Description:
The prediction has a mean pLDDT of 84. This is a predicted structure of a 493-nucleotide part of an RNA (large-subunit ribosomal RNA, domain I) from Candidatus Sulfotelmatobacter sp. The full RNA is in RNAcentral, with records from ENA. Taxonomically the source falls in Candidatus Sulfotelmatobacter (Bacteria, Terriglobia, Terriglobales, Candidatus Korobacteraceae).

[in-house]
Context: one part of a larger RNA
RNA sequence: GGCAUCUGGUGGAUGCCUUGGCACUGAGAGGCGAUGAAGGACGUGGCACGCUGCGAAAAGCCCGGGGGAGAUGCGAGCGAUCGGUGAUCCCGGGAUCUCCGAAUGGGGCAACCCACCCGCAAGGGUAUCCUGUGCUGAAUUCAUAGGUGCAGGAGGCGAACCCGGCGAACUGAAACAUCUCAGUAGCCGGAGGAACAGACAUCAACCGAGAUUCCGUCAGUAGUGGCGAGCGAACGCGGAACAGGCCAGUGGCCGUUGUCUUUGGUACCGGAAGCGUCUGGAAAGGCGGGCCAGAGCGGGUGACAGCCCCGUACGGGAAACCGGGACAAGGGUCCUCGAGUAGGGCGGGACACGAGCCAUCCUGUCUGAAGAUGGGGGGACCACCCUCCAAGCCUAAAUACUCCUCAGUGACCGAUAGUGUACCAGUACCGUGAGGGAAAGGUGAAAAGCACCCCGACGAGGGGAGUGAAACAGUUCCUGAAACCGGAUGCCU
Numbered sequence: 001g002g003c004a005u006c007u008g009g010u011g012g013a014u015g016c017c018u019u020g021g022c023a024c025u026g027a028g029a030g031g032c033g034a035u036g037a038a039g040g041a042c043g044u045g046g047c048a049c050g051c052u053g054c055g056a057a058a059a060g061c062c063c064g065g066g067g068g069a070g071a072u073g074c075g076a077g078c079g080a081u082c083g084g085u086g087a088u089c090c091c092g093g094g095a096u097c098u099c100c101g102a103a104u105g106g107g108g109c110a111a112c113c114c115a116c117c118c119g120c121a122a123g124g125g126u127a128u129c130c131u132g133u134g135c136u137g138a139a140u141u142c143a144u145a146g147g148u149g150c151a152g153g154a155g156g157c158g159a160a161c162c163c164g165g166c167g168a169a170c171u172g173a174a175a176c177a178u179c180u181c182a183g184u185a186g187c188c189g190g191a192g193g194a195a196c197a198g199a200c201a202u203c204a205a206c207c208g209a210g211a212u213u214c215c216g217u218c219a220g221u222a223g224u225g226g227c228g229a230g231c232g233a234a235c236g237c238g239g240a241a242c243a244g245g246c247c248a249g250u251g252g253c254c255g256u257u258g259u260c261u262u263u264g265g266u267a268c269c270g271g272a273a274g275c276g277u278c279u280g281g282a283a284a285g286g287c288g289g290g291c292c293a294g295a296g297c298g299g300g301u302g303a304c305a306g307c308c309c310c311g312u313a314c315g316g317g318a319a320a321c322c323g324g325g326a327c328a329a330g331g332g333u334c335c336u337c338g339a340g341u342a343g344g345g346c347g348g349g350a351c352a353c354g355a356g357c358c359a360u361c362c363u364g365u366c367u368g369a370a371g372a373u374g375g376g377g378g379g380a381c382c383a384c385c386c387u388c389c390a391a392g393c394c395u396a397a398a399u400a401c402u403c404c405u406c407a408g409u410g411a412c413c414g415a416u417a418g419u420g421u422a423c424c425a426g427u428a429c430c431g432u433g434a435g436g437g438a439a440a441g442g443u444g445a446a447a448a449g450c451a452c453c454c455c456g457a458c459g460a461g462g463g464g465a466g467u468g469a470a471a472c473a474g475u476u477c478c479u480g481a482a483a484c485c486g487g488a489u490g491c492c493u
Base pairs, nucleotide, nucleotide: 001492002491003490004489005488006487007486008485009484015478016442017441020413021412022410023409024408025407026406027405028404029402030401031157032156039100040099041098042055043054044053046078047077050074051073061094062093063092064091065090066089070082071081072080105114106113107112115126116125117124118123128154129153130152131151132150133149134148135147136146161192162190163189164188165187166186172179176226202209203208213240214239215238216237217236223231224230244394245393246392247338249335251334252333253332254331256329257328258327259326260325261324262323264322265321266320268316269315270314275288276287277286278285290307291306292296298310299309300308343367344366345365346364347363348362349361350360353379374389375388376387377386378385429436430435449477452464453463454462455461
């Protein structure tokens, strides 16, 4: 030095576990905000770093309800206290609620600086825009613009869904220009719990149907298309759900308030039935022999518990607030049967339909009717025929979505998985910034977390002793693989 066996160190795989995720289901909710939101800054505890809670009335104050023995959050410690005169805790209502933030008196490098008016003070007011209204009021007589008050409203945030405006490119066409991607992404505006649409100037075909929306089918059909790549209906049929109204009034629709009412929600309450023995550290396990069950879902308890605990089935329950319903009052809004409209020319756009033989719809521009004895449509156009009544308004349900609440489910994950985050994570850290973005779970049933002694530097670390079922479970803590590094023994060189 090598090989073999044994034994350690290191390391953290594997197994087991789960507080966290993922995907759904059923209900609920679908908004918050100038009465100052979302989100923050700074404070706030006897000692107080972080998180949580709260706001100078600051881990809290008041009232009502629940509950019933402990309590002063995580958080254990010390100290000091509170509680059957009912605390802590839970639910409902109220009070307080610094500063920033739409931020709104002015400014500003957010959480800061500086004002004016009213008021003794406490405190209140002073942004902009819109609507209504009062006063005032130019050039300019009337008027208007403007100015200045008052009242009401708006503003910002929010996961997706919805409507509208603007609107790409990569890509595909095996290149590329029409075309496609796609009216997608993106940006902007707006609304609601849904939105949009909606009560035939619709289809149909000589038979008839009867608002809208959504699903299945029709059908990859008819079409469209450098007839390339591609794009792609409708009628009809089957379903889901169904609802019709109004135009000046005894109206439609939508808020608000009050009264009454309520199978609902936000605390909660009752809730059956087990012992002995054996093993063991521990019984829920084995054995024996019982009981309950409208409850043998689930979780916990020193191993596997229907009968130990929390619960579960089944019942019960609200002063307060919320939700539902009925009635009443009062408010807001809409509406006179639809003319610069229908139609036409030119140019665009939408229709599955690229201007095509191209109907239909929208309109930038120029034009421009009729008046039910009338008008639109039936895919060029004309006639006959059929059908409907535009240019006013409203309208549930069936449909879409899930930031959020409750209950539940899983041939979903189990710490390199599952969310980026099971853990003080959008943190640490990186970047001027937009932005990027981790790692990190497990002692034990219980801290019983090693009193005391010894070596050592009043160390680190270790040896005894003690606890414990176990300490090779000692906080670097379950299990503890491999790589890698030692030690012992044997053999070989």